SAM riboswitch aptamer (S box leader) from a soil metagenome, 107 nucleotides, folded computationally. RNAcentral holds the sequence, with entries from MGnify.
RNA sequence: CUCAUCGAGACCGGCUGAGGGAAAAGGCCCUUAGACGCCGGGGCAACCGUCGGGACGCCCGAAAUGGUGCCAACUCCUGCGAUCCGCCCGGCGGGUCGGCAGAUGAG
Numbered sequence: 001c002u003c004a005u006c007g008a009g010a011c012c013g014g015c016u017g018a019g020g021g022a023a024a025a026g027g028c029c030c031u032u033a034g035a036c037g038c039c040g041g042g043g044c045a046a047c048c049g050u051c052g053g054g055a056c057g058c059c060c061g062a063a064a065u066g067g068u069g070c071c072a073a074c075u076c077c078u079g080c081g082a083u084c085c086g087c088c089c090g091g092c093g094g095g096u097c098g099g100c101a102g103a104u105g106a107g
Base pairs, nucleotide, nucleotide: 001107002106003105004104005103006102011041012040013039014038015037019030020029021028025078026077027076042071043070044069047067048066050062051061052060053059054058075101080098081097082096083095084094085093086092087091
C1' cells in the first nucleotide's frame, strides 16, 4: 500500500500505583473495592495454515497441534456527507445509507 472482517465470545492470581477508554473536540463510562500496564496460568474465536466437500479465481463444513489475534461497554457513542422522520420548529432529537479514521489478519 491492497484485500477481507469488525453489534457474538472469553477470567484467575502476582507486581505496580493513577490514571485509562486511538486522533483535536463533545459525550458517556472504567478506576485506590486498584483501573491502565507488565508477568504467570487459563480461556474465547477461527484470519493464515491443516483436513473434507463443492458448481472450484471462490464458497461450505470439521478440528484447534502450529502462526497471529482477542478476553468492559456496537470500533463505547459522535466526530464528514446524503437522505428520511419527529418535536416544545430558523433550532433540537432520532433512523438509514455512504465515507474518513482506527483495530486485526493475509499478501